The part of an RNA shown here (small-subunit ribosomal RNA, 5' domain) has 504 nucleotides and comes from a metagenome. The coordinates come from a structure-prediction model, not an experiment, and the mean pLDDT is 82. The RNAcentral record of the full RNA draws on SILVA.
Context: one part of a larger RNA
RNA sequence: GGAUGAACGCUAGCGGUGUGCUUAAUGCAUGCAAGUCGAACGGGAUCCUUUAGAUUCGUCUUAAGGUGAGAGUGGCGGACGGGUGAGUAACGCGUUGGUGACCUGCCCUAGAGAGGGGGACAACCGGUGGAAACGCCGGCUAAUACCCCGGAUGUCAAGGUAUUUAGAAAGCCUUGACUAAAGCUCCGGCGCUCUAGGAGGGGCCUGCGUUCCAUCAGCUUGUUGGUAAGGUAACGGCUUACCAAGGCUAAGACGGAUAGGGGACGUGAGAGCGUGACCCCCCACACUGGUACUGAAACACGGACCAGAUACCUACGGGUAGCAGCAGCAAGGAAUAUUGCCCAAUGGACGAAAGUCUGAGGCAGCAACACCGCGUGGAGGACCAAAGCCUUCGGGUUGUAAACUCCUUUUUCUGGGGGAAGAGAACGGACGGUACCCCAGGAAUAAGGCCCGGCUAACUACGUGCCAGCAGCCGCGGUAAAACGUAGGGGUCGAGCGUUAUCC
Numbered sequence: 001g002g003a004u005g006a007a008c009g010c011u012a013g014c015g016g017u018g019u020g021c022u023u024a025a026u027g028c029a030u031g032c033a034a035g036u037c038g039a040a041c042g043g044g045a046u047c048c049u050u051u052a053g054a055u056u057c058g059u060c061u062u063a064a065g066g067u068g069a070g071a072g073u074g075g076c077g078g079a080c081g082g083g084u085g086a087g088u089a090a091c092g093c094g095u096u097g098g099u100g101a102c103c104u105g106c107c108c109u110a111g112a113g114a115g116g117g118g119g120a121c122a123a124c125c126g127g128u129g130g131a132a133a134c135g136c137c138g139g140c141u142a143a144u145a146c147c148c149c150g151g152a153u154g155u156c157a158a159g160g161u162a163u164u165u166a167g168a169a170a171g172c173c174u175u176g177a178c179u180a181a182a183g184c185u186c187c188g189g190c191g192c193u194c195u196a197g198g199a200g201g202g203g204c205c206u207g208c209g210u211u212c213c214a215u216c217a218g219c220u221u222g223u224u225g226g227u228a229a230g231g232u233a234a235c236g237g238c239u240u241a242c243c244a245a246g247g248c249u250a251a252g253a254c255g256g257a258u259a260g261g262g263g264a265c266g267u268g269a270g271a272g273c274g275u276g277a278c279c280c281c282c283c284a285c286a287c288u289g290g291u292a293c294u295g296a297a298a299c300a301c302g303g304a305c306c307a308g309a310u311a312c313c314u315a316c317g318g319g320u321a322g323c324a325g326c327a328g329c330a331a332g333g334a335a336u337a338u339u340g341c342c343c344a345a346u347g348g349a350c351g352a353a354a355g356u357c358u359g360a361g362g363c364a365g366c367a368a369c370a371c372c373g374c375g376u377g378g379a380g381g382a383c384c385a386a387a388g389c390c391u392u393c394g395g396g397u398u399g400u401a402a403a404c405u406c407c408u409u410u411u412u413c414u415g416g417g418g419g420a421a422g423a424g425a426a427c428g429g430a431c432g433g434u435a436c437c438c439c440a441g442g443a444a445u446a447a448g449g450c451c452c453g454g455c456u457a458a459c460u461a462c463g464u465g466c467c468a469g470c471a472g473c474c475g476c477g478g479u480a481a482a483a484c485g486u487a488g489g490g491g492u493c494g495a496g497c498g499u500u501a502u503c504c
Stems, first nucleotide, its partner, number of pairs: 001504004006500005013374006019367002021332001026330003030327003035076003040073002047066004052061003083285003092210004097205003102202003107198007115149004124139006154178008183190002211257003218248003223245008260282004264275004287308005310321004338364001340363003346360001347358004377407004387398004413441006422431001448493005453474003459488005469476002
């Protein structure tokens, strides 16, 4: 000198664009953040219209039609999106390859198909336990829920064959085993099953790279390899049994400390050094630890179970909860924002669609926290006014500065009027009566901070007297201090200026 997710002090007019718990992965009141589909299914509260009957004229009951809430079965989604950085020195990440060891819902392409039958369980009704949370028993019922039979061009398994290869799968032949389906409809379609391929996504393996300590020198028994079996989508000590005794290490094993990694960011001429906020990619985590279930995919933040700590409710028998989602609260701290508006746009889930949901997102609010831009007027104006300060008492200086005169409202400000784009056919705008435009008004509403001994641009006076104090380094202060304090003057940046911290 540059930089910062900064903080502190003094000061502060406006706009645009960004950014904003770096500390306690501490604890959380309250609200919201993941639902959706009636064109899969049974059922149907409420309300409305009409019909009939009763009526104490309030209404009640019956039938038909419409409306269709809440709950339930079922499907898809809740594995995305959003947060955090605790753990992790690791195939975690980055990069290079491999998968002849693999999976893939929704989407796309192509081919083939959907015949027949059955029994339930919720909801509901009845009963019953419990303070509650939540159940239990009996009975009825539907389906794109569940099950059975048949069935194939098929799939799978075993064996053989030829080609390629380090090693085979596909191909062909033989044998055996195994099985699929579901309907809805507004008649346009939308779905269902099997097979082959694709796209996108993922799993696994691998060469190389990836902080500090040797005052960590030896480490290891599923350990290293084999055989067999199990397990997985898949290879594999992944797991188990048996056998062998191996495997790693000074090119740093093992141990300890620290730490999410990368794209990037800061600085620097570069090499490098430092950092990993915001944005993007990957990983890990979701009160702490463990476990599996469902599913195409989870060992699953707003799912389940168990244990623990914490907190709450309790009728003492037992229950309930998890903001590292968005706001917000407490605490900690030098320190970090609103319990806001909207789904109008972009994107996502579901749905045939209308649409519903969406604290993702779009906006607004707060903060000079950062960067950028603009303004605080312009021109004239000497009797160089008054006043301050200095003075050699002549004067000098603040200083054309002010006053004063004229001018301009482009910006900012105030008032009034108009008023968007963002919305690709229609409807639809939170932002927002915002941006912007026009008119009117009046110089009007708007300047400070730090420094002045040298480094380092900028000097005098008074006060103080090794005191009070200053200070980044050198050093100032003990009676004329340009270094302390005050004043005048000056210098430098400027809506900022200094200080502190950290990095280059």